[in-house]
The RNA shown here (transfer RNA) has 72 nucleotides and comes from Gekko kuhli. Rfam family: tRNA. The family's RNA type in Rfam is transfer RNA. The sequence is in RNAcentral, with records from ENA. Its mean pLDDT, the model's own confidence on a scale to 100, is 82.
RNA sequence: GGGACUAUGGCUCAGUGGAAGAGUGUCUGCUUGGCAUGCAGAAGGUUCCAGGUUCAAUCCCUGGCAUCCCCG
Numbered sequence: 001g002g003g004a005c006u007a008u009g010g011c012u013c014a015g016u017g018g019a020a021g022a023g024u025g026u027c028u029g030c031u032u033g034g035c036a037u038g039c040a041g042a043a044g045g046u047u048c049c050a051g052g053u054u055c056a057a058u059c060c061c062u063g064g065c066a067u068c069c070c071c072g
Base pairs, nucleotide, nucleotide: 001071002070003069006066010024011023012022013021018055026042027041028040029039030038048064049063050062051061052060
């Protein structure tokens, strides 16, 4: 330099044109003499950035930044 892939709560990942969920973690309460486990609840997301298409974009299109991989 070229190619391909990925980007979504603190972390690991789903998801798909009608607008976001799980596990784990955090906090609160119950349970205990206390802790752990267990149960219940809550908070936490400008879906990498900018534009475009659309009535409507996390999803489709274009460009860009970044991680990782392949080729030279």